A computed fold for a 1188-nucleotide part of an RNA from Arsenicibacter rosenii, annotated as large-subunit ribosomal RNA, half B. Its Rfam family is "Bacterial large subunit ribosomal RNA". The organism belongs to Arsenicibacter, within Bacteria. The prediction has a mean pLDDT of 85.

Context: one part of a larger RNA
RNA sequence: UCAUGGCUAAGGAACUCGGCAAGAUGACCCUGUAACUUCGGGAGAAGGGGGGCCUACCCAGCGAUGGGAGGCUGCAGAGAAGAGGCCCAGGCGACUGUUUACCAAAAACACAGGACUCUGCCAAAUCGAGAGAUGACGCAUAGGGUCUGACACCUGCCCGGUGCUGGAAGGUUAAGAGGGGGUGUUAGCGCAAGCGACGCACUGAAUUGAAGCCCCAGUAAACGGCGGCCGUAACUAUAACGGUCCUAAGGUAGCGAAAUUCCUUGUCGGGUAAGUUCCGACCUGCACGAAUGGUGUAACGAUCUGGGCACUGUCUCAGCCAUGAGCUCGGUGAAAUUGUAGUAGCGGUGAAGAUGCCGCUUACCCGCCACGGGACGGAAAGACCCCGUGCACCUUUACUACAGCUUAUCAUGGAUUGCUGGUCAGGGAUGUGUAGGAUAGGCGGGAGACUGUGAGACGGCGUCGCCAGGCGUCGUGGAGUCAGCGUUGAAAUACCGCCCUUUUCUGACUGGUGGUCUAACCCUUUGUUGGGGACAGUGGUUGGUGGGUAGUUUGACUGGGGUGGUCGCCUCCGAAAGGGUAACGGAGGCUUCCCAAGGUCCGCUCAGGCCGGAUGGUAAUCGGUCGUGGAGUGCAAUAGCAAAAGCGGGCUUGACAGUGAGGCAAACAGGCCGAUCUGGUACGAAAGUAGGGUAUAGUGAUCCGGUGGUUCUGCAUGGGUGGGCCAUCGCUCAAAGGAUAAAAGGUACGCCGGGGAUAACAGGCUGAUCUCCCCCAAGAGCUCACAUCGACGGGGAGGUUUGGCACCUCGAUGUCGGCUCGUCACAUCCUGGGGCUGGAGAAGGUUCCAAGGGUUCGGCUGUUCGCCGAUUAAAGUGGCACGCGAGCUGGGUUCAGAACGUCGUGAGACAGUUCGGUCCCUAUCUGUGGUGGGCGUAAGAAGUUUGACGGGGGCUGACCUUAGUACGAGAGGACCGGGUUGGACAUACCGCUGGCGAAUCAGUUGUCAUGCCGGUGGCACGGCUGAGUAGCUACGUAUGGUUAAGAUAAGCGCUGAAAGCAUCUAAGUGCGAAACUGGCCUGAAGAUGAGACUUCUGAAAAAGGGAUGUUGUAGACGACGACGUUGAUAGGUGGCAUGUGGAGGCGCUGAGAGGCGUAGAGCAGAGCCAUACUAAUGAUCCCGGAAU
Repeated sequence: UCAUGGCUAAGGAACUCGGCAAGAUGACCCUGUAACUUCGGGAGAAGGGGGGCCUACCCAGCGAUGGGAGGCUGCAGAGAAGAGGCCCAGGCGACUGUUUACCAAAAACACAGGACUCUGCCAAAUCGAGAGAUGACGCAUAGGGUCUGACACCUGCCCGGUGCUGGAAGGUUAAGAGGGGGUGUUAGCGCAAGCGACGCACUGAAUUGAAGCCCCAGUAAACGGCGGCCGUAACUAUAACGGUCCUAAGGUAGCGAAAUUCCUUGUCGGGUAAGUUCCGACCUGCACGAAUGGUGUAACGAUCUGGGCACUGUCUCAGCCAUGAGCUCGGUGAAAUUGUAGUAGCGGUGAAGAUGCCGCUUACCCGCCACGGGACGGAAAGACCCCGUGCACCUUUACUACAGCUUAUCAUGGAUUGCUGGUCAGGGAUGUGUAGGAUAGGCGGGAGACUGUGAGACGGCGUCGCCAGGCGUCGUGGAGUCAGCGUUGAAAUACCGCCCUUUUCUGACUGGUGGUCUAACCCUUUGUUGGGGACAGUGGUUGGUGGGUAGUUUGACUGGGGUGGUCGCCUCCGAAAGGGUAACGGAGGCUUCCCAAGGUCCGCUCAGGCCGGAUGGUAAUCGGUCGUGGAGUGCAAUAGCAAAAGCGGGCUUGACAGUGAGGCAAACAGGCCGAUCUGGUACGAAAGUAGGGUAUAGUGAUCCGGUGGUUCUGCAUGGGUGGGCCAUCGCUCAAAGGAUAAAAGGUACGCCGGGGAUAACAGGCUGAUCUCCCCCAAGAGCUCACAUCGACGGGGAGGUUUGGCACCUCGAUGUCGGCUCGUCACAUCCUGGGGCUGGAGAAGGUUCCAAGGGUUCGGCUGUUCGCCGAUUAAAGUGGCACGCGAGCUGGGUUCAGAACGUCGUGAGACAGUUCGGUCCCUAUCUGUGGUGGGCGUAAGAAGUUUGACGGGGGCUGACCUUAGUACGAGAGGACCGGGUUGGACAUACCGCUGGCGAAUCAGUUGUCAUGCCGGUGGCACGGCUGAGUAGCUACGUAUGGUUAAGAUAAGCGCUGAAAGCAUCUAAGUGCGAAACUGGCCUGAAGAUGAGACUUCUGAAAAAGGGAUGUUGUAGACGACGACGUUGAUAGGUGGCAUGUGGAGGCGCUGAGAGGCGUAGAGCAGAGCCAUACUAAUGAUCCCGGAAU
């Protein structure tokens, strides 16, 4: 010192985040018990009382015994041990339960109850490749999923989005079906160009074709959502009221600064002396709200929050005791760590915080016990942060797949029947603009056609229809009907042929759909029975759906990262007079435009000013004059441009084809300029000019594919497909040298590799910001800048703020606040000394000097801070890694759990809130406090000292007096000086007052032992309880700070010049403060500078010391002190003090418990005084060995 245990005066939560911890309560009996309530509860509520021992008495009982009454006794009778603290209020969750084995027990999970939804049985759902199984040997009062979470009262509005459910229409839509058409080939034809049958290939339009999606509805106890602005009432305020915009609908009831409220410690009330918490209200709800349920709620809770009573060492404020460690000795005997170490302080330096470098200072050598400031101590290749074309897991309307589900089709795979499409063929019918006898489809032929195989006409039926009629058929009937003629673009359905439109019939082919069947297939089965049935199932293909699963992606720059911004090209500045040159430097543009805004030839001159001139003005058009460009140049800027590159007109297409000497620029890719020659061309009389535009932006590699051209290629051959080449098209591939055709997020559950290349803490540099000071002095101050305050501006200092930078540290420098312990600075809060004052006094203001000492306790909050209460002389400001976690705490922040609000579709997230949540280290060095050993101190010793140099101390109030004086109208009220008494602090001590006092005394419970009684002993926290010597102690007592002195600060002076004056100063000189030096206390000669004084010691061995023994006023061990027979050192013994409090025995007394007497008894650790009884040996060893 720690751990565990015991006690504690006075106070009693003042401690602290928080009563954490500890106390207190406690079993039993009697009594008594509130609000509230789901009537069960709450409740052991709370609160109050009791208890031992004895029995001659009374009652009850057969009795054991119980009760009563009376008595006895102690501080205390459940006498020890075991055994609820309680109350009030609020949040959350109804409850009992469950959970993160090992940091979270909760408000989380579960839960009965509620609701939605799916599921008809071969159930849904689930596991499985399947077989099969669970569900369930259950059957909708059942089973699965989801949400909510007892109970009470309730659960509003929105179906626009997403989801789910339903929907015979319509749109879109796959494979399949379908094949119009096209291409290739080539018999043949053709002089050739070319055309081209069949066939074979390739291709393929229309049409057909389900689910899905679109679409239409329904659905919120599905996912979810539930507004804004303006005005208005006779004080003001507010707005029942009105207007307007938007919406799918605009939040109802209830609740509300809340587990939700940022501002915020909202405001008011309560509680407190004081209340960031708490309770009750208000409503301005940043950002409550109705089964992700709303609001209440008795009971319950190792829950969270606030208050109270009781109680206490939690605290004021610490003390004592015990046991176990620690320490010493003996035995045994690890660990991390460790570059080598002969390992100091300060200032400086330095990769920016040095034992190690520089300088100075300090320091004889070596241990032991302690402490924990440093060794950026140990431990763990930082978990925060960033980086990695790292990993993992999770999410989703990221991308892409896959399972699953679903759609259609084909197969397994049949029979029969009805209805209904399509195509083709054949037959029949059909066709009404106007004009016209009238319902004229087109073209061609055509002058005749039909009729007894029965015409016209009439009647019935069917069908078409533009309502006029057409066609067919049956019957009656019995001989004609129609064309040519006129009208028409077109002439007769007179007749024939080939077709078209619409339509019908038949057939073929091919679809759709309904019914029935049974034999595949499935289920069932004692039963070839029953049920289902070409469906289902299964397989192939196909469309949809598809975080269920999987693989991946999710850029870079960046004064950390994220958010924001940016990413290519052009112009200027930066850019330092060649070129080039960076920044998240300063400014702007581009992703085009133009058939003229190109070429050429010819011509012209602008902007603006002044003068003149109708409407007409400053400015329209006109004239004159000046006018180097102040204009214009499609578009930004720069450089250009008047022989214009600017502005017009004429003719035109050089906005050419081929070529590319030579250069610029340049990593490459790419970019830029360009004469000449050839061809043909435009303009110009010609010389000539022209290969776009005054120049510099107007952009995109490669792959892949399209289109046009092509003397290229042509896989046996010919041709072709395909390819190449030339031209051209398709990229905000804009992250613009372009990873893919195709890609977003979360991680606080995280992991790995790295980084002090890069953030958060601290340090460093800087000093914008900050704090302080100064200069100037406008003004305020009645007057007056400067008693006091000081604008606009200016200059500094400091290194406490917020920052900037990113320099040490990421193979770890632990972070806020508190506690403990301090130390320094002074820009001084108090106390001290001064100046000025708008100083009468008193109290102040301001300022100078001054760092000696001092600088409070509480309420709230994690707080620092701050506010508040009460004091004070004062309640200072800062530094020390925002001093201090190998010293403590762990409330806050900052892992994993959970909730609220908000954001997000979601995973999740929030300098928002809320409840909960593992703080390791035995000290090697240094440092510091103690304490020894060695050696030195020129002989060896014993004692006594000096004090160089250190350390400590240093505070201040009130009262009385001077004096109710000075001052003042009064009220009030001093300086200077004298005295008394306190607070806090410090040191010492234990006589007093207290505390403890564990081998003291006594009382006493239970039990065991001593054979029993008596007496005594053990154990139960020393069993408990009451006292208490020595000792240690504070709450007790005493003392202290002073005063002298010296030298000074600010300041005040004397004398006094420079400067005939003045001047405190220059020479000289004096006062003047808690600061300085001394004084007081204390360490101190290793003060290696080792000091001084006194005394002792000699040759067989000194003086002295050590060992050793008994020891304590000393003590961890060493050391220190006392003593060792010539002795009181310890023990013992005796006496005394003192403590306890009246022993045992005996006697007396009482029925007994018990009482009285003997007796201030007995007993007693440490104290005092004696006393050699015991132990310190008539024993022995070692050192010392001595100078002049």
About this RNA:
The full RNA is in RNAcentral, with records from ENA and SILVA.